[in-house]
RNA sequence: CGGAGCGUGGCGCAGCCUGGAUAGCGCACCUGAAUGGGGUUCAGGAGGUCGUCGGUUCGAAUCCGACCGCUCCGA
Numbered sequence: 001c002g003g004a005g006c007g008u009g010g011c012g013c014a015g016c017c018u019g020g021a022u023a024g025c026g027c028a029c030c031u032g033a034a035u036g037g038g039g040u041u042c043a044g045g046a047g048g049u050c051g052u053c054g055g056u057u058c059g060a061a062u063c064c065g066a067c068c069g070c071u072c073c074g075a
Base pairs, nucleotide, nucleotide: 001074002073003072004071005070006069007068010027011026012025013024020058029045030044031043032042033041034040051067052066053065054064055063
C1' cells in the first nucleotide's frame, strides 16, 4: 500500500442478508423468598439506544458514503 472480517449493556453473543411496533439471550450484578449460614433454586429489578460522523427514507442496529480501532491475508 491492496484485500477480507469484526465493532451491539461489565463480559460473551444473536438480530443486519429481506428497514417497521418498548434492541433480545447467557454469564455477571442488585433486591426479596426458601436455608441456621453458605452454596443452590425460584421470583423480581437495574444496566446498551448499536465504533464515530454524514446521507437515503414517513421510519435505520439493519441500506449508502467517509473516517476510527482491532484481527487476518497478500505485497
Molecule: transfer RNA
Organism: Fidelibacterota bacterium